[in-house]
RNA sequence: GCGGAGGUAGCCCAGCCUGGCAAGGCGCAGGAUUGCUAAUCCUGUGUCCGCGAGGACUCGGGGGUUCAAAUCCCCCCCUUCGCA
Numbered sequence: 001g002c003g004g005a006g007g008u009a010g011c012c013c014a015g016c017c018u019g020g021c022a023a024g025g026c027g028c029a030g031g032a033u034u035g036c037u038a039a040u041c042c043u044g045u046g047u048c049c050g051c052g053a054g055g056a057c058u059c060g061g062g063g064g065u066u067c068a069a070a071u072c073c074c075c076c077c078c079u080u081c082g083c084a
Base pairs, nucleotide, nucleotide: 001083002082003081004080005079006078007077010026011025012024020067027045028044029043030042031041032040046057047056048055049054060076061075062074063073064072
């Protein structure tokens, strides 16, 4: 230099092709159970602001298309594999 795969919440990971509330697990918090733990079960849990009702924001970065973008288009960054 060329080509492939990948980057999603504290961590793992789906969703992308076919645009429409960011699913699930781990972890964490509360509860049930227990003499106390562990295990198991239930509820909640992306982030920020707010006492609260609620509000704003978020898919590597920027721009574009669209009523609407994690998803489509363009440029760039990073990781990894192969070729040279």
Molecule: transfer RNA
Organism: Methanomassiliicoccales archaeon RumEn M1